[in-house]
């Protein structure tokens, strides 16, 4: 350097935890969106569903 076989434990899906499920990754998967020269603005604790926690708004006591 080339070829063949095997490759577990696991990890990730824009800010926390758990369950279910889907997809993706093997050093990668992943690291939101819009306008834009500088910069400014917007949504959301989920990939999806449910629950909890946190945050925001309204109403009642």
């Nucleotide at each position: 350097c080339g070829c063949g076989c095997a490759g577990a434990u696991g990890g990730g899906g824009a800010u926390g935890g758990a369950g279910u499920u889907c997809c993706c990754c093997g050093a990668a998967a992943c690291c939101g969106c819009u306008c834009g020269u500088c910069g400014a603005g917007c949504u959301g604790a989920u990939g999806a569903c449910u629950c909890c926690u946190g945050c925001c708004g309204c109403a009642u006591g």